[in-house]
RNA sequence: UAAGUAUCAAGAGCGUGGCGAGGGACUGGCCCUAUGACCCACCGGCAAACGGGUGUAUUUCCAUUACAUCACGGUGCCAACUCCAGCCUGAACAAUUUCAGGAUAGAUAUGAG
Numbered sequence: 001u002a003a004g005u006a007u008c009a010a011g012a013g014c015g016u017g018g019c020g021a022g023g024g025a026c027u028g029g030c031c032c033u034a035u036g037a038c039c040c041a042c043c044g045g046c047a048a049a050c051g052g053g054u055g056u057a058u059u060u061c062c063a064u065u066a067c068a069u070c071a072c073g074g075u076g077c078c079a080a081c082u083c084c085a086g087c088c089u090g091a092a093c094a095a096u097u098u099c100a101g102g103a104u105a106g107a108u109a110u111g112a113g
Base pairs, nucleotide, nucleotide: 001113004110005109006108007107008106013043015042016041017040018039022032023031024030026086027085028084029083044078045077046076050073051072052070053069054068055067056066057065082105087102088101089100090099091098092097
């Protein structure tokens, strides 16, 4: 750098300090933001994919595997469903629209090569 695989309707900050104008990936919409957002540091919290621990089942035993559990480690996350839509298909409607399914894109974890 990245094929592939899994998940994306749940959850968690009106904290303290710093900075000072944009931010929510892209486009459109719609939002957040000088009552200080975004970002950074600290503190606090959430989750349980990976590693680890424990238990149960499996087994003659070990190993493996499955499930449950802990939250110890390395990540991740803590406005809005990935904020909504974007492409395709189907259904409803008088209709710009609405609903359902799938794909694409994106995010996170793991990671062949």
A computed fold for a 113-nucleotide RNA, annotated as SAM riboswitch aptamer (S box leader). Its Rfam family is "SAM riboswitch aptamer (S box leader)". Its family is annotated with regulation of gene expression in the Gene Ontology. Its mean pLDDT, the model's own confidence on a scale to 100, is 80. The model forms 97% of the base pairs in the Rfam consensus.